[in-house]
A computed fold for a 476-nucleotide part of an RNA from iron-reducing enrichment clone Cl-A7, annotated as small-subunit ribosomal RNA, 3' major domain. Rfam family: Bacterial small subunit ribosomal RNA. Rfam links the family to the GO terms ribosome and structural constituent of ribosome.

Context: one part of a larger RNA
RNA sequence: UGACGGGGGCCCGCACAAGCGGAGGAACAUGUGGUUUAAUUCGAUGAUACGCGAGGAACCUUACCCGGGCUCGAACGGUGCAGGAAUAUGACAGAGAUGUCAUAGCUAGCAAUAGUCUGUAUCGAGGUGCUGCAUGGUUGUCGUCAGCUCGUGCCGUGAGGUGUCGGCUUAAGUGCCAUAACGAGCGCAACCCUUGUCGUUAGUUGCCAUCAGGUAAUGCUGGGAACUCUAGCGAGACUGCCACCGUAAGGUGUGAGGAAGGGGGGGAUGACGUCAAAUCAGCACGGCCCUUACGUCCGGGGCGACACACGUGUUACAAUGGUAGGUACAGAGGGCAGCUACCCAGCAAUGGGGUGCGAAUCUCAAAAGCCUAUCUCAGUUUGGAUCGGAGUCUGCAACUCGACUCCGUGAAGUUGGAUUCGCUAGUAAUCGCGCAUCAGCCAUGGCGCGGUGAAUACGUUCCCGGGCCUUGUACA
Numbered sequence: 001u002g003a004c005g006g007g008g009g010c011c012c013g014c015a016c017a018a019g020c021g022g023a024g025g026a027a028c029a030u031g032u033g034g035u036u037u038a039a040u041u042c043g044a045u046g047a048u049a050c051g052c053g054a055g056g057a058a059c060c061u062u063a064c065c066c067g068g069g070c071u072c073g074a075a076c077g078g079u080g081c082a083g084g085a086a087u088a089u090g091a092c093a094g095a096g097a098u099g100u101c102a103u104a105g106c107u108a109g110c111a112a113u114a115g116u117c118u119g120u121a122u123c124g125a126g127g128u129g130c131u132g133c134a135u136g137g138u139u140g141u142c143g144u145c146a147g148c149u150c151g152u153g154c155c156g157u158g159a160g161g162u163g164u165c166g167g168c169u170u171a172a173g174u175g176c177c178a179u180a181a182c183g184a185g186c187g188c189a190a191c192c193c194u195u196g197u198c199g200u201u202a203g204u205u206g207c208c209a210u211c212a213g214g215u216a217a218u219g220c221u222g223g224g225a226a227c228u229c230u231a232g233c234g235a236g237a238c239u240g241c242c243a244c245c246g247u248a249a250g251g252u253g254u255g256a257g258g259a260a261g262g263g264g265g266g267g268a269u270g271a272c273g274u275c276a277a278a279u280c281a282g283c284a285c286g287g288c289c290c291u292u293a294c295g296u297c298c299g300g301g302g303c304g305a306c307a308c309a310c311g312u313g314u315u316a317c318a319a320u321g322g323u324a325g326g327u328a329c330a331g332a333g334g335g336c337a338g339c340u341a342c343c344c345a346g347c348a349a350u351g352g353g354g355u356g357c358g359a360a361u362c363u364c365a366a367a368a369g370c371c372u373a374u375c376u377c378a379g380u381u382u383g384g385a386u387c388g389g390a391g392u393c394u395g396c397a398a399c400u401c402g403a404c405u406c407c408g409u410g411a412a413g414u415u416g417g418a419u420u421c422g423c424u425a426g427u428a429a430u431c432g433c434g435c436a437u438c439a440g441c442c443a444u445g446g447c448g449c450g451g452u453g454a455a456u457a458c459g460u461u462c463c464c465g466g467g468c469c470u471u472g473u474a475c476a
Stems, first nucleotide, its partner, number of pairs: 001476002003473003007470007015460002019423005026315008034306002042053002064301007076124008087104007105116004126290002129288003135284002137279003140275001142273001147186006153162003166177003192267004197235007207224002211222003238261001241255001242253004304442001317416001321375007333364003338357002342353004382413001387408007429452007
């Protein structure tokens, strides 16, 4: 100087407490361990691995296994030699890769014929092989915590200290005062995006108050530029004003005004560093290793196994509910190998026709809610696993191993031990919708969007994590 303490002081955080809803029990989905296997490819492993890399494993992907092939090689560049630049289609064998053959065209040549990117030699190839403890880059975490440093000066033999400590204050090393320190940098804050109010500019595909026309009805039409909205510009919030407390910084106020009040809400933004943290399988790269194979092509299988253990989720156990009928209201997105109105067929998945739209124009397209009826506390009109049958769709192909529909079947489950997680407001809870990936989809995942919409916080003794000061230490 640090680190540590079941030392002390001050302070903070959904850290505890106060609340609400979950997990741990059930079934299923998914990831992991283990076991099994020819293979169940590899990586990630307390917090910071485990719905993670994977924002799509039937083939492909694919790296694994079995089998069948190739060796200048699946792709690319250079050189030498031989020949020469136009390629395309089909048949047969085969599991296919591939091999063989034929035809037409083209090139060279008078023609026969030869070739049709090929053979050969060689230098580079190729490797998801190893090392993340050789590395770059990127990322997680402490932590959006308030810290981490420097120049000069001063103090100390020196390591180093001071500044950065103290009092008050703040979300903040934020500021004020004090001061052997005076200044400065990286962080904090602000500048950026978005949302909330108003003004202004502009009105199409959006809007419709006024005027007119028209319909069974509809901005449907003329028209309008008010309103909503769209998207550019600007205004607005600064403790600015008032009162009280305070030297000040600042704090408090069911004060005013205001759409918004003291950081208005949300996002992006992550200091010096820590964990030899993660990644050589995104990519790049040093070294090592393979080179008729650890490269590469293909068919099939596997990554989907299943006594079991754990994590993350979904659906439930019901009446604040289930079922049936009727009826209303979003936002953000997507759409041409696409989204599809509407009509017809089908119980339905879907199929057949057909119209609009490369979309503020057309379309995908809401649910909880509300109204009515019924069920009456049951393993039930709860719950839907599992299994049987019949189908639909995608796709060369749904056996291993797809999703969806219909009929039948109807399991466990009656609120879950110890323990444990999330959340402080448009939040939790609950309800649906969209998107990426994508032929299809194992999505109950991820990322977004809106609808409905709570309870509680006395307080900081305790648990966890963190910041500052101080103290002890036989630790570094």